[in-house]
Molecule: transfer RNA
Organism: Clostridiales bacterium DTU086
RNA sequence: GCGCCUGUAGCUCAGUUGGAUAGAGUAACGGAUUCCGAGUCCGGGGGUCGGGAGUUCAAGUCUCCCCAGGCGUA
Numbered sequence: 001g002c003g004c005c006u007g008u009a010g011c012u013c014a015g016u017u018g019g020a021u022a023g024a025g026u027a028a029c030g031g032a033u034u035c036c037g038a039g040u041c042c043g044g045g046g047g048u049c050g051g052g053a054g055u056u057c058a059a060g061u062c063u064c065c066c067c068a069g070g071c072g073u074a
Base pairs, nucleotide, nucleotide: 001073002072003071004070005069006068007067010026011025012024013023019057029043030042031041032040033039050066051065052064053063054062
């Protein structure tokens, strides 16, 4: 350089044939329990889906460009 894959919450990930209010676990935080802590239980938050443009009534999902990471290849 070329080809392929990945990018969604602090972290690890799901998200179906494009459609209903973007989810789970964990961490952190608050509460209960405890002499205190750990553990356990309960709770409400935290995102505009790597960036931009396009298609569409509608995009995390499709198309194009770019960025970052990984794998293969000479």